Description:
RNAcentral holds the sequence, with entries from Greengenes. Predicted 3D model of a 1511-nucleotide RNA (small-subunit ribosomal RNA) from an uncultured bacterium.
[in-house]
RNA sequence: AGAGUUUGAUCCUGGCUCAGGACGAACGCUGGCGGCGUGCCUAACACAUGCAAGUCAAGGGGAAUCCUAAGUUUCGGCUUAGGUAGUACACUGGCGGACGGGUGAGUAACGCGUAAGUAACCUACCCAUAUGCGAGGGAUAAUUCUUCGAAAGGGGGACUAAUACCUCAUGAUACAAUAGUUACGCAUGUAAUUAUUGUUAAAGGUUAUCAGUUUACUGAUAAUUGCGUAUGGAUGGGCUUGCGUUCCAUUAGUUAGUUGGUGAGGUAAGAGCUCACCAAGGCGUCGAUGGAUAGCUGGUUUGAGAGAGUGAUCAGCCACACUGGGACUGAGAUACGGCCCAGACUCCUACGGGAGGCAGCAGUGAGGAAUAUUGCGCAAUGGGCGAAAGCCUGACGCAGCAACGCCGCGUGGGGGAAGAAUCUCUAUGGAGUGUAAACCCCUGUAAGCAGGGACGAAAGGUAUAUUCUUUAUAUUUGACGGUACCUGCAGAGUAGGCUCCGGCUAACUCCGUGCCAGCAGCCGCGGUAAUACGGGGGGAGCAAGCGUUGUCCGGAAUUACUGGGCGUAAAGGGCGUGUAGGCGGUAUAUUAAGUCAGAUGUAAAAUAUCCCGGCUUAACCGGGGGGCGUCAUUUGAAACUGAUAUACUUGGGUGUGAGAGAGGGUAGUAGAAUUUCCAGUGUAGCGGUGAAAUGUGUAGAUAUUGGGAAGAAUACCAGUAGCGAAGGCGGCUACCUGGCUCGCAACUGACGCUAAGGCGCGAAAGCGUGGGGAGCAAACAGGAUUAGAUACCCUGGUAGUCCACGCUGUAAACGAUGAGCACUAGGUGUUGGUCUCGUGUUCGGGAUCGGUGCCGGAGUUAACGCAUUAAGUGCUCCGCCUGGGGGAGUACGAUCGCAAGGUUGAAACUCAAAGGAAUUGACGGGGGCCCGCACAAGCGGUGGAGCAUGUGGUUUAAUUCGAUGCAACGCGAAGAACCUUACCGGGGUUUGACAUUAUAGCGAAGUUUGUAGAGAUACAAAUUCCCUUCGGGGUGCUAUAACAGGUGCUGCGUGGCUGUCGUCAGCUCGUGUCAUGAGAUGUUGGGUUAAGUCCCGCAACGAGCGCAACCCUUGCCCUUAGUUGCCAGCAGGUUAUGCUGGGGACUCUAAGGGGACAGUCGGCGAUAAGCCGGAGGAAGGUGGGGAUGACGUCAAGUCCUCAUGGCCCUUACGUCCCGGGCUACACACGUGCUACAAUGGCCGGUACAGCGAGAAGCAAUACCGCAAGGUGGAGCCAAUCUCAUAAAACCGGUCUCAGUUCGGAUUGCAGUCUGCAACUCGACUGCAUGAAGUUGGAAUCGCUAGUAAUCGCGGAUCAGCAUGCCGCGGUGAAUACGUUCCCGGGCCUUGUACACACCGCCCGUCACGCCAUGGAAGUUGGCAGUACCCGAAGCCGGUGUCCCAACCCCGACUUGUCGGGGAGGUAACUGUCGAAGGUAAGGCUGAUGACUGGGGCGAAGUCGUAACAAG
Repeated sequence: AGAGUUUGAUCCUGGCUCAGGACGAACGCUGGCGGCGUGCCUAACACAUGCAAGUCAAGGGGAAUCCUAAGUUUCGGCUUAGGUAGUACACUGGCGGACGGGUGAGUAACGCGUAAGUAACCUACCCAUAUGCGAGGGAUAAUUCUUCGAAAGGGGGACUAAUACCUCAUGAUACAAUAGUUACGCAUGUAAUUAUUGUUAAAGGUUAUCAGUUUACUGAUAAUUGCGUAUGGAUGGGCUUGCGUUCCAUUAGUUAGUUGGUGAGGUAAGAGCUCACCAAGGCGUCGAUGGAUAGCUGGUUUGAGAGAGUGAUCAGCCACACUGGGACUGAGAUACGGCCCAGACUCCUACGGGAGGCAGCAGUGAGGAAUAUUGCGCAAUGGGCGAAAGCCUGACGCAGCAACGCCGCGUGGGGGAAGAAUCUCUAUGGAGUGUAAACCCCUGUAAGCAGGGACGAAAGGUAUAUUCUUUAUAUUUGACGGUACCUGCAGAGUAGGCUCCGGCUAACUCCGUGCCAGCAGCCGCGGUAAUACGGGGGGAGCAAGCGUUGUCCGGAAUUACUGGGCGUAAAGGGCGUGUAGGCGGUAUAUUAAGUCAGAUGUAAAAUAUCCCGGCUUAACCGGGGGGCGUCAUUUGAAACUGAUAUACUUGGGUGUGAGAGAGGGUAGUAGAAUUUCCAGUGUAGCGGUGAAAUGUGUAGAUAUUGGGAAGAAUACCAGUAGCGAAGGCGGCUACCUGGCUCGCAACUGACGCUAAGGCGCGAAAGCGUGGGGAGCAAACAGGAUUAGAUACCCUGGUAGUCCACGCUGUAAACGAUGAGCACUAGGUGUUGGUCUCGUGUUCGGGAUCGGUGCCGGAGUUAACGCAUUAAGUGCUCCGCCUGGGGGAGUACGAUCGCAAGGUUGAAACUCAAAGGAAUUGACGGGGGCCCGCACAAGCGGUGGAGCAUGUGGUUUAAUUCGAUGCAACGCGAAGAACCUUACCGGGGUUUGACAUUAUAGCGAAGUUUGUAGAGAUACAAAUUCCCUUCGGGGUGCUAUAACAGGUGCUGCGUGGCUGUCGUCAGCUCGUGUCAUGAGAUGUUGGGUUAAGUCCCGCAACGAGCGCAACCCUUGCCCUUAGUUGCCAGCAGGUUAUGCUGGGGACUCUAAGGGGACAGUCGGCGAUAAGCCGGAGGAAGGUGGGGAUGACGUCAAGUCCUCAUGGCCCUUACGUCCCGGGCUACACACGUGCUACAAUGGCCGGUACAGCGAGAAGCAAUACCGCAAGGUGGAGCCAAUCUCAUAAAACCGGUCUCAGUUCGGAUUGCAGUCUGCAACUCGACUGCAUGAAGUUGGAAUCGCUAGUAAUCGCGGAUCAGCAUGCCGCGGUGAAUACGUUCCCGGGCCUUGUACACACCGCCCGUCACGCCAUGGAAGUUGGCAGUACCCGAAGCCGGUGUCCCAACCCCGACUUGUCGGGGAGGUAACUGUCGAAGGUAAGGCUGAUGACUGGGGCGAAGUCGUAACAAG
């Protein structure tokens, strides 16, 4: 630091996902040790049991138990005294239970954080200072007696004490009142101080010494401690204030003690804190109120930072203690382990009544994915009490459990093979595991055993020394723990897993599986060769852990302050006006709010960071430094912003003089057209369309003439011309009226810009009321079209369109581009002014201001493009995107509207894309150019018939298999009776019909004959191996084992071969250039060609594969050669024939040359390429034909030619044999043959080829047969012989238009040939038979010249069997104007939502399944509030009987008691407030609900075809 994923590829936008770090975690697999940390995140759910807060030189009581001694004894014991012991234990009283510990429910708040204030306050214990502690009094617990109760707990009588309680005294710098003074401040005031008056205190204890006396107390002194008052400090708090502190506006208004005042009350203290009265305020778009959520912070996690998330452990603050309410006590509480009341729950109960509160530590249940021991100790630190010893302390210190986290260590180290074994892979050679192991030599951490053994401990106490305080010495105190640590011993012995291996992302192979099972974070793997599933081997990573899941930050610049955007990707408001707000021209001065700098204070500690140090290291811990704020106070600076003041003119405005204009409104008016009415002329149609029909017309239309009426709109002018803010505005005239531009420079003096809300305007359609209605025209009707046609087309036609008044408030309201200002090259139109020049009312040039277009540079942009009218460069303000696509502009809510509907505007769920621009292709019922037997022009066919052949289908035991649009179908098959043969039935066989090797054995195998059998085969008989160096080898058989064999599957695993587009003219590369890039250029353009053929031009220049040429053949000539070919001339011979001698002239043969190149002439063309015409020539514009097939496409065809991977079969899917089948037959199709006849059939005669083939062959002459053929065999391995008579043609004859003398199918009989064998199932011959068929519907095929058509001949295969196939020659035409159309193709261009590429893509309803969601009669919860009722505890207030010790008064007497009264207190009653509860009507919110609405997803469903091409 990035990466994957949209596409065929590219750039961009944009989401999703990954790699990193973190965790109080959990789960899976695994697990050696130690250190340091951490450990109920859920049910603030309920809790058994134990413990967590007590303590104390004061006070009053005061045991038991045990021991000792004495006495006594009935030997059981009993009694007394001393000790235990003034101990335990309660009680009175003091201090502490407000700390410590827990939890985060509530709380959006002065709760928290930060900075201040308190002149408005309190503070026990502690410290300092000052001073005081005098005199009295009456009670009451405990105790005892009694009583009630199950218990808890009470009641009554009697006794007693205090540092408990009360009275009095004294008294201030306290408090209060009055009157001043000084100083200060911040408004009230504060501080100090003077005078006078009034009010308020206290407690003693211990020790020592001395004295006294009743020997137990009293007193004095001293010390110590305690107490009171006052001041101050310290500490801790209360209250107040500025700033900061989550989300929702689909929460916009809220508030009656509410806001303020006066007075009173209340509090420690200010205050509506409370009350009475008065006023009507207070808060709020800078977000009140309401709702939701949440303890806040230091910190912590992440991040480069800014931020974002979080608030466990540690620390600060707050809140809470079963739920709600309340006060008491106290310095402090509205009190976790206190009290009272109400409620819920649990427990006890004798049913009357009681008890309880783990969110303390352990622990239990429950919940949950999930979180520990009912441990030890107060040794340390800290806390409470105490003078102290000490006691208490689940705070704390430790230990236990847990890999929960961080850190450290180990599981050994060295050597050891060209490398054991196993296992895996394999090309079978080997490779990997792998120095890994074994083996040898070492070491000794940890664990184990043994020995030693801490630090943490110093105080305090006690003892001694000193008179005391103090000091010194000695001694004592450890839960952890016999732990850490140290030493020794033995021995490699006890200690390695987890995940991953398609890309991202480090790491590859085999087997299994076969869209199954499964994987998956995203993209995506799996349908028979899976590096993606499962297993094995191997490898990679991390390691006592490793993975998974969840959450947070990061990456994400994907909320953009740092650091984003809005023409087309999401995004500019439809337009104006203007309020708040934001921003704002020039100059000077002042100020100091912002701003900047310094100082001071504070920002707790811990954390983080730097340095140093302590544990063997580290984690961890300690010490020191620095740092940390949008903070507060203060001092200063004055540029900028703000504020104040003064001035200015350039922004803005006013004035004045001109100007243009479909700017707006009202009234009037004009002509053309349309329709309609009346009248005339006139006659059969008109109208309409692609073509028609509906419609209209003989009752007279259309057409035409004249006249009238009505409504609407204004041709030409008219223009990327004008005006307006936008919507929008179009005849002419008048009136009213808004804005704009130019000139001048008189006035004003920043008056400006923008604009949330607000207000106004706002096309069309629509709505309301009333008019109007010619034309047009939704709906509707009819006619067409169509498979349908609720459309497109046609004929009609109503709302509406028009006017007035009102509403609606939306549009692709678009320049898809907010407004304003400034700056930044130009060129060229046009429009409105002004100035100026030329000679100029008219024309032209120049300058300038305003508008409106086009082109274009810099710049910018993802690109397209924009470009002074910016999408460039800047500033200001507003709106919008709150941010992937869909769901959805939907639902709910609110609001506006008469309605339609508008505005605002979600979520669940779902997908991994959706999208923009550009590129290359492909495609288009887009365009341009061009070609082809593509059409057209012609000739002949197919499609109809019969037959042949192939295919489909059907049938069958089998009808073997393959080929299936063109490009399967007389195709594989150049030839199925057996064989072939792969199929079927039956019969056999198993190392096999065939190959190689090994081992063992045999000498045969074979041949001949016979028997059985359908045959394969079996059996019997006879006969018999080769070579040899004698070891053996070869060959064959038998047996065994490896293996053979398979026309079994996969052509979608393949090679090879082939078809096709297409013999179409294309397909590419290097370098350069252009583009961010895919790519482009070249290869496009102008010509030309059969051709990307060539020429010219050109940011291209070259090159390759294709084209062409080179090759073969054919056409002309020449040379050479002359047998088997030829025969002109010469000679011989024959009835005749190159028959013979000869010859090379000719034909021919077969080898080599020549020839043709647009070379020549003319014209056209750019003078080019080339085209047209002519000449010459055997041939003329690639002469004809062939071979030759670019890059590629079709997963085209072939595993049954061959080869081959994988899979499958192995007494069978191999192999042998016989028979059957491939030849079936209702039917359909393809390809052919023969015909339908006279351009013909038949008969007779006559003529002319070429290519070829021939030894298991071709076969002559001759003879036989009507013929097929037979007999026979000359010749020929072939320019020699044979096949072999070519046929059409020509000559003559006959037939005369008919199912025929056409046609030959079919059938019968008789034969021939091949062959073991013609039944299924061959070909041919003869005789007889004589079917359909009289030229073929829709449709469709071939062919452009020696071609079509027609005629025969040959060959391959082959025993035999072509109408097929491959060749050969004979005869031998017609037509092509031309490229509009059909088909196919090429190039350029254009559109595209296609890229499997139009056989593409894709939309909506319906049907089915699943999911979430809206509405809904209702049903049922929750929350907060309102009104009323009831009203506990309790505070406060009132009354205050019975009652009561202290103080006062009176009286009595027994003179320290009693009685009465008062003061004071209090029960009780009562009033206000008041929790829970009840009633009532609503609000908000959740769950559920018959039915219902749409939405999403889903497999190859149904109907259509709306969009993408002119779809």
Rfam family: Bacterial small subunit ribosomal RNA. Its family is annotated with ribosome and structural constituent of ribosome in the Gene Ontology.